[in-house]
Context: one part of a larger RNA
Order: sequence, then structure tokens, then C1' cells
RNA sequence: GCUGGCGAGUUCAGGUCCUCUGCAGGGUUAAGGCCGGUCAAGGCCGAAGCCGAAGGGAAACCGAGUCGAAAAGAGGCGGUUUUCAGUAGAGGGCCUGAGACCCGAAACCGAGCGAUCUUACCGUGGCCAGGGUGAAUCCCAUCGAAAGAUGGGAGGAGGCCCGAACCCGUCGGUCGGGCAAUACCGUGGGAUGAGCUGCGGUAAGGAGUGAAAAGCUAAUCGCGCUCGGUAAUAGCUGGUUCUCCCCGAAAUAGCUUUCAGGCUAGCGGGAGGUAAUACUCUGCAGGAGGUAGAGCACUAAUUGGUUGGUAAAGGGCUUUGCCCAGCCAGCCAGUUAACCUCCGAAUGCCUGCAGAGGUUUCUCCUAGUCAGCCCAUGGGGGAUAAGCUCCAUGGACAAGAGGGGAACAACCCAGAUUACCAGCUAAGGCCCCUAAGUGCUAGCUUAGUGGCGAACGCUGUCCUUCACCUAAGACACUUAGGAGGUUGGCUUAGAAGCAGCCAUCCUUUAAAGAGUGCGUAACAGCUCACUAAGCGAGGUGAGGGGCGCGGAAAAUUUAAGGGGCUAAGCUAGCCGCCGAAGCUGUAAUCGUGUACCUAAUUAAUUAGGUACACGAGGUAGGGGAGCAUCUUUUACGCGACGAAGGAACUCCGCGAGGAGUUCUGGAGCGUAAAGGAGAGAGAAUGCCAGC
Repeated sequence: GCUGGCGAGUUCAGGUCCUCUGCAGGGUUAAGGCCGGUCAAGGCCGAAGCCGAAGGGAAACCGAGUCGAAAAGAGGCGGUUUUCAGUAGAGGGCCUGAGACCCGAAACCGAGCGAUCUUACCGUGGCCAGGGUGAAUCCCAUCGAAAGAUGGGAGGAGGCCCGAACCCGUCGGUCGGGCAAUACCGUGGGAUGAGCUGCGGUAAGGAGUGAAAAGCUAAUCGCGCUCGGUAAUAGCUGGUUCUCCCCGAAAUAGCUUUCAGGCUAGCGGGAGGUAAUACUCUGCAGGAGGUAGAGCACUAAUUGGUUGGUAAAGGGCUUUGCCCAGCCAGCCAGUUAACCUCCGAAUGCCUGCAGAGGUUUCUCCUAGUCAGCCCAUGGGGGAUAAGCUCCAUGGACAAGAGGGGAACAACCCAGAUUACCAGCUAAGGCCCCUAAGUGCUAGCUUAGUGGCGAACGCUGUCCUUCACCUAAGACACUUAGGAGGUUGGCUUAGAAGCAGCCAUCCUUUAAAGAGUGCGUAACAGCUCACUAAGCGAGGUGAGGGGCGCGGAAAAUUUAAGGGGCUAAGCUAGCCGCCGAAGCUGUAAUCGUGUACCUAAUUAAUUAGGUACACGAGGUAGGGGAGCAUCUUUUACGCGACGAAGGAACUCCGCGAGGAGUUCUGGAGCGUAAAGGAGAGAGAAUGCCAGC
């Protein structure tokens, strides 16, 4: 891991509601007793007690009333009012107490067992190759008056040195499902000492022992182990077993030592009952309001101008002063505001009337829910960030399948009872992959734009508006001219149209600036404005709109899903088609309601059938109807001419399941009705066994 077996809402007591049953102005016995009987089942006694028939008050107490500060009122709770039902049991739902659906702690307490590991100590034994250093002390010699000094020799001290055994475990590597639940290899520390070690003994669980690490106390230690209290507790995790049918949530509010929990309300289910115009929608009528917007009349802010006031300190001046900046106020023009409003919607809300729908309001019983999420819209927080966070309104998902979006809970379309090799559509599509148009008409785009992207930039291109020029010839081009006073004056080394400053006239002209740019040191030179001629038809500029271009950098591989497309792109319009579990058609099942028929019944009603209408997505969860297993009672059956069990096949039932045939098997089994449960397995790192 697989297979098989086992494996989780039970029982008792009390309460409450529903259903059924008995009795009912009452209901009922408990313990116990008697009868019965092999044991039982059962029957009969047994009103003690309990509930009800009256309530009020804390109570004394009073009583259809009662309670209250002395009394009363008001008031509370009762009685009265066409309005009185209980009680005992059985089954079922739920609650409470108990282990209370099952498994699961870390822990706490008690009583015992442990010092063969290890810590410390006690008793008694054992062990430490070899080498080095050379303390005290002693002897000799020399010196000295002596104390003593020096030299030599002997000597052999030390938690001394080097280093085996022995003890330890520093660093690195190996190993790490190991040789090993701490090892191996190399390297390393101690090695006469606070040394190591054998044997025997003593001390332990809030206790021991500890050169102290909360170390060690048998691979266990911030309180050992075993058993018991014990099914400790677990607001936490996991698990909780057959079928079909009907309905179907919540992730919110208040309170909470509350935020992973709970209680009440909200939302679900079931039962009953009500028919009030109670609810929903639409229309009409009437209301309250201060949001969006807007506005500046208030409050607060604010720009410019202007008028007046003020102007110590700042600035200016013509200074016993005046002017300005600044400040305050008025006026004009222009603005801003969640905590401003002279105004003021749309929606929403309330009331009434009418119409449509066919739901709700109410009572009782009883769940689940209290971690939500995305999208759109209105807002707060944040950075007018977040697949961010907090509210509000709606939708979707949650609990929703199907079609589209390449793929994709939430987006778009659309709500799946079942079947069909029938039809129509939605969103979205119709060149191929790929169902349906290589459809039609008219434009646009040349960028593969389409098939991400902003400010900003663009003689890209199409449409449009306005202004101006133009056969008295525009625009572009070609030819020619583009001059004189004059090198204007100043400045300057120079300044001659062209460094800079000032001025910018006059003349000749068809026209020509005291000069548009290049150029020179300065001149020169080239060119432009301007003019003529040639040419001969539109041209120049400024706006608006459509589509495009640049702006444009990312990590495996090109990348709108792909191929590929100049339409198979974009805009406007038209026709056709495809396309879903939507709608339609045909057939069927089930649920609810209504009508009719049949049967039963005193009736209410119940059961069955037919027709019609409506309905049948579904998690948590509620309700209903069933299937299967074991067993009891009664009745009836089957079985060696083959029971149960096993295997295969066929048939029946929506399903859980059921029946039959054949083979196997070899002794028990079933049907109907009623009763009782150790009553259904795939999951719990479930338990046991096998492989």
C1' cells in the first nucleotide's frame, strides 16, 4: 500500500412540543403485596404521593380577587367577557444532568518500582613502559675569625616536562535507512594525581546527587518509571456508514475576559391557523427631507483691481513731513468647502386610491449560519497604489451545471426532472484548424495598425471650415536686375548692409532694406527681400474631425489560441446562417393544487384512477417516503427430488434493492403482519489480521 473484519447521537432520569391511545370535571398509581407459572409473560390489589379544578403576595395572609408607605386612587398580575381540559401512557423532535457522537493531548494527583546506566560518598583490592629535569638535605674541597660563600659529588622533590598502557574527546573528514539510537579515520588533552579502575555497599521523585551544565538519577529529566484517579479536560484538528422525493440558508446586528466560542434577533425547514386589500409590482394623488448638482445670501478660505482707514518696527523721498510695502474695512470682477447653504434634483421612504400577481404578516416546534469572496456603483482609509482595507446599494460565486471569453469560481449569455440522429434563438461568431458568408453596399487604414500603453511630437493620409493670392497671370522654377548719396552716424585697431549702440532718410527706378542669411581681419564675394520677362492653373496659410507614425526595454520560444490575413483590419448600413442543458416540439417520471369518477366509511375523511394548471440546480440544514441487516411473536410455507452461503447469466424496480435459471455447496431457510435494535463503511497519519 491493497484486501477482509471491527469502527462513531446511545441509555437512564427530569423538562417541553407534536402525533397516537385510555379515561375525563377529573387523571394516575409508586414502593410493596397477592394470584399465576419450571423460569417468565401476565392479572388483581395498593391514593401514600403527583398533576388539574384560583389567583395575588417575598411572606404572614387574603381570596374572584390580590399586591402597595396607614387608607384609597392609578397601576401590576389574575377573574369576568358566545371563548374552561386535563391527566396517564406509547412513539418521535429538542433541551438539561450524567463520559452523552467517536478517537486524540501537553498536564495534575495518589500508591508503588528503580543508583546493574549515571552523580556523590563509604569499605576493600588493583594499575601507571620508557626517557628528561634535578628542589630540600648530606658529604668533600677551597676561602673565611665567624656567619657563610664558591666548586665538586651524593641525593631524588614536583596537582614538573616528553611519551605508551590507561582515562578523555580538541579540530577536520567519513558515516548519517550508519558497523553504531553518538561509531570510524586522522589529529589532539591528561598520563604520581583533585589520577584511573574491579568488587561490595549507602543516598531518589518536589526527592537524591551535582568542582553547577537545571547536569545526572537504566537510550526517559525545568521534577523518573509503572499502575491507578480516568472515558481528566480539549471554545482545537480529524472522522461519523443505505436510497429516492420536496424545500433550502448564512458568513449580519446586539451582548459577551468577547473576536477560532456562545446567547438572542435576522435568514431556512416543519406543523397549525388567519383572509386583514396584510405583502410585492405598476399607475395616479398627497407628503417629509437637504444628498448629487449648483451657489456665495451666512460661516470659513481665496486672486486681481479700486476706495477709505491705519501704517511704531521695513523701503523710498523734496524728511517737524509725504509716499510705499504691510494690516483692516467697503465696493467691482473671479473662485473654494465632508464638518458652508440663498437654492436644490433623480432615486429611495411614508400615506391614500386603482389594477395585476398570489406571496406574506401570525402562533408553536426546530436547524444551520456569526473566517466570506469578486464585479459594478456611491464613499472613508491608503498614494484619486494593491488580486489592499472598511462601509453602503445591486449582481454573481459560495451552494450553479450549460454556451461565450484560447485556457480562466466571480465577466457576458443563460438557471440543468429524464429521453430524442427534431426545430428556433442568446451571448458570441461564420478563410482553415472549427459549426456557419472567402456575403452585399459605401468609405477609411499600409502601420501586420488591427493583435497593450501616456504626456508630447509628425508637410503620413482622407474629410471639412475660414482667410488670402490668382488669366490685369498666382505658387514653384528659369533668365535678368537687386542701384546711387554711402564706408549713414557713433563705437572701434578695423566696423564698408551683416560684433555692438543710435537713427532708419533721400534719390534713380519696373524694382532694390541704411539690408534676410552665409562670408571677410576689415573690404571683397555668394544670397534673400523686392522687380521684370519666360511659363500657364490653381496656389498659400490657419483651424476642426477620421484612420495612422514616433514616444515603446526582460529574462526557455516567434506568440492576436495557431495557421495565416491587405482583408480574413477599421467605420456605417443591409441580408442570410451557425450557435446553449435557454425557448419550442414529441414522449415519460415525480411533487403540489383544482375538478370529476370509483371503493371503503355514520360522517368528517381516506385510498385509487382520469383530466387540467403550476413546479422539479443546489452546500450547511430541515421535512417526507422507502430499501437492506440481525432478532422476537403469531399465522402460513420451503428443504437430501438439495436449505443457507458461493459463481455466472437473465429479468423486475427511479433507486436503496428484489426475483429466477444453471453450476457449486451439503442442512437449514423463507413469506405476511406487528415488535426490538450492538441496524448499512472509503476515508478518522483509525484498530486487528492476511498478503
RNAcentral holds the full RNA, with entries from ENA. A computed fold for a 691-nucleotide part of an RNA from a bacterium, annotated as large-subunit ribosomal RNA, domain II. It matches the Rfam family "Bacterial large subunit ribosomal RNA". Gene Ontology terms of the family: ribosome and structural constituent of ribosome. The coordinates come from a structure-prediction model, not an experiment, and the mean pLDDT is 85.